Transfer RNA from a Dehalococcoidia bacterium, 76 nucleotides, folded computationally. NCBI's taxonomy places the organism under Bacteria, Bacillati, Chloroflexota, Dehalococcoidia. The same sequence occurs in records of 3 taxa.

[in-house]
RNA sequence: GGGCCCAUAGUUCAGUUGGGAGAACGUUUGACUGGCAGUCAAAAGGUCGAGAGUUCGAGCCUCUCUGGGUCCACCA
Numbered sequence: 001g002g003g004c005c006c007a008u009a010g011u012u013c014a015g016u017u018g019g020g021a022g023a024a025c026g027u028u029u030g031a032c033u034g035g036c037a038g039u040c041a042a043a044a045g046g047u048c049g050a051g052a053g054u055u056c057g058a059g060c061c062u063c064u065c066u067g068g069g070u071c072c073a074c075c076a
Base pairs, nucleotide, nucleotide: 001072002071003070004069005068006067007066010025011024012023013022019056027043028042029041030040031039032038049065050064051063052062053061
């Protein structure tokens, strides 16, 4: 330098037919208990890596950039 893959909640990830942004764990609150643990219920938490474009509508399609992984090439 070139190809491919990844980036979504605090963490691990799903969402792959373009129209509802979600799960588990964690956090907070409440109930049960003398208390802890545990169980159950509820809540909070996201400008979907950044910018632009296409579209009535973008996490999803296109382009550029950033970071990470992997393979190849080049130099030595």